[in-house]
Molecule: FMN riboswitch aptamer (RFN element)
Organism: Agromyces italicus DSM 16388
RNA sequence: AAACGUGCUCCGGGGUCGGUGUAAUUCCGAGCCGGCGGUGACAGUCCGCGAGCCAGGCGCGUUCGAUCGCGAGAUCGAAUGUGCACGGUUGAACUGGUGAAACUCCAGUACCGACGGUGAAAGUCCGGAUGGGAGGCGGCACGUGU
Numbered sequence: 001a002a003a004c005g006u007g008c009u010c011c012g013g014g015g016u017c018g019g020u021g022u023a024a025u026u027c028c029g030a031g032c033c034g035g036c037g038g039u040g041a042c043a044g045u046c047c048g049c050g051a052g053c054c055a056g057g058c059g060c061g062u063u064c065g066a067u068c069g070c071g072a073g074a075u076c077g078a079a080u081g082u083g084c085a086c087g088g089u090u091g092a093a094c095u096g097g098u099g100a101a102a103c104u105c106c107a108g109u110a111c112c113g114a115c116g117g118u119g120a121a122a123g124u125c126c127g128g129a130u131g132g133g134a135g136g137c138g139g140c141a142c143g144u145g146u
Base pairs, nucleotide, nucleotide: 003144004143005142006141007140008139009138010135016030017029018028019027031124032123033113034112035049036048037047038046044111045110052089053088054087057084058083059082060081061080062079063078064077065076066075067074068073093109094108095107096106097105115127116126117125
């Protein structure tokens, strides 16, 4: 040095237009966007992960009630907040070409997009989110160690 540990840090896009209508960035038409890892060649639509939603489990804190206790307090139940792990759920692509190899490139034509809110139904507006997080031989610092 590698490696290991701790802390900090980084980590999601679509800034729409027109039409109809009392009212729509939600309907119609045309646009625009695509997290992370893997995959013999590059992926929104192949495999997996994350976030979201659902149900319960364990731990910790707070409040309330009941019981026991001279008292400090203890036990049980409920509500609520929070951490950890596990489970369920979770959308969508084909054809042709090139090539050793591509549902990943090129051409063509398609399709998908959580939850809550919103005088009208949302991938794109508002919100939870100044949040969480997959992840990375990422970046920095410190330590162990050689």